[in-house]
RNA sequence: GGAGUCGGCCGGGCAAUCGCGGUCCCGACAUUGUCGGGAACGAGGAAAGUCCGAACUCCACAGGGCAGUGUGCCUCGUAACGCGAGGGAGGGGCGACCCUACGGAAAGUGCCACAGAAAACAUACCGCCUCCGGCAACGGAGGUAAGGGUGAAAAGGUGCGGUAAGAGCGCACCGCGUCACUGGUGACAGUGGCGGCACGGCAAACCCCACACGGAGCAAGGUCAAAUAGGAAAGCGUUCUCGCAAGAGAUGAAGGAUGGCCCGUCCGAUGCUUUCGGGUAGACCGCUGGACCCCGCAAGCGAUUGCGGGGCUAGAUGAAUGAUUGCCGUCUCUGCAUCGCAGAGAUACAGAAUUCGGCUUAUGGCCGGCUCCGGCC
Numbered sequence: 001g002g003a004g005u006c007g008g009c010c011g012g013g014c015a016a017u018c019g020c021g022g023u024c025c026c027g028a029c030a031u032u033g034u035c036g037g038g039a040a041c042g043a044g045g046a047a048a049g050u051c052c053g054a055a056c057u058c059c060a061c062a063g064g065g066c067a068g069u070g071u072g073c074c075u076c077g078u079a080a081c082g083c084g085a086g087g088g089a090g091g092g093g094c095g096a097c098c099c100u101a102c103g104g105a106a107a108g109u110g111c112c113a114c115a116g117a118a119a120a121c122a123u124a125c126c127g128c129c130u131c132c133g134g135c136a137a138c139g140g141a142g143g144u145a146a147g148g149g150u151g152a153a154a155a156g157g158u159g160c161g162g163u164a165a166g167a168g169c170g171c172a173c174c175g176c177g178u179c180a181c182u183g184g185u186g187a188c189a190g191u192g193g194c195g196g197c198a199c200g201g202c203a204a205a206c207c208c209c210a211c212a213c214g215g216a217g218c219a220a221g222g223u224c225a226a227a228u229a230g231g232a233a234a235g236c237g238u239u240c241u242c243g244c245a246a247g248a249g250a251u252g253a254a255g256g257a258u259g260g261c262c263c264g265u266c267c268g269a270u271g272c273u274u275u276c277g278g279g280u281a282g283a284c285c286g287c288u289g290g291a292c293c294c295c296g297c298a299a300g301c302g303a304u305u306g307c308g309g310g311g312c313u314a315g316a317u318g319a320a321u322g323a324u325u326g327c328c329g330u331c332u333c334u335g336c337a338u339c340g341c342a343g344a345g346a347u348a349c350a351g352a353a354u355u356c357g358g359c360u361u362a363u364g365g366c367c368g369g370c371u372c373c374g375g376c377c
Stems, first nucleotide, its partner, number of pairs: 001373010012328007020042002023039007044349001048360002051358005056217004063263004068213005073087005088102001089100004103208002108206002110202003125148002127144007156174006175197001176195008221285004231276006239250004255267004292311008329347008
């Protein structure tokens, strides 16, 4: 100097003028409003996507099973998660580092196009060896899967021996399976023994196994006020006891609720279901004090946890949070030539609407660690 890889920070700053939103204070008029002045505060790291998980609200007091959906190596963290941290195994890279939809193929079913002889209880196209016939070319019978071909993948790999030629046929090492011991919380790793050893891959194919799972959502939900027609029609159903009656008790029909289905449970005795028609759309709450933010100490590899101190930082409702000017900062380019000056241009992605923890996507600039390559001293 170049290339790469991992991480952190900011999300332009300062000043002036004018303007906007709710809250608070002061004053005036007035009667719960209007006007004037002042103070502090006022859109993000993703507010986006609506993909996960919750808080909160209602169904509702809410159980069991089947189906269904989701997750899928181990340990830890968290309110929880399909998230995060640290590890293991496999794979990629010279390396720093990165990726994984990572339980099971010996429970069963299914698929592997084309090519190829043959794609899994799967073969013999070329070839090699032996015998027979033949002058020869070649033909027939038997053996073979080491060599070659096809393919993403072809009956474990390398080497030696052996054989007619070959083959785990035998042996050594590796691979695979299994047992024991050691280390580790564990996934696993190491060592040793035994076994010639099941005939590949795919479960992001159906499936099996383990674990988890009510639904709907702030347009949830609640209060107040106002208005209309206590509207009309159809269907189903209305049991028993006490009581003069009012009423009380028991039973629980039709129908309904409970994510789908079944069981169960609950509502239901002037009830339930369906259809037609009419009125209202206003105000307030929910609405911002939180699994909150900042600083310090301690524990931990870390995610994170504990303790102490400090802080209150939008709450709009057709939807505020802005505009102008000047200087500065950063980046790019040009000129000059000494690390600065001058000029021009640019300054991203993008706007809260119940809140929070994540993931994913978009995006400008600055800083740092590490790896590799080249050159110089």
Record summary: A computed fold for a 377-nucleotide RNA from a Pseudomonadota bacterium, annotated as Bacterial RNase P class A. The gene name in the source record is rnpB. Model confidence (mean pLDDT): 77 of 100. The model forms 98% of the base pairs in the Rfam consensus. Lineage of the source: Bacteria > Pseudomonadati > Pseudomonadota.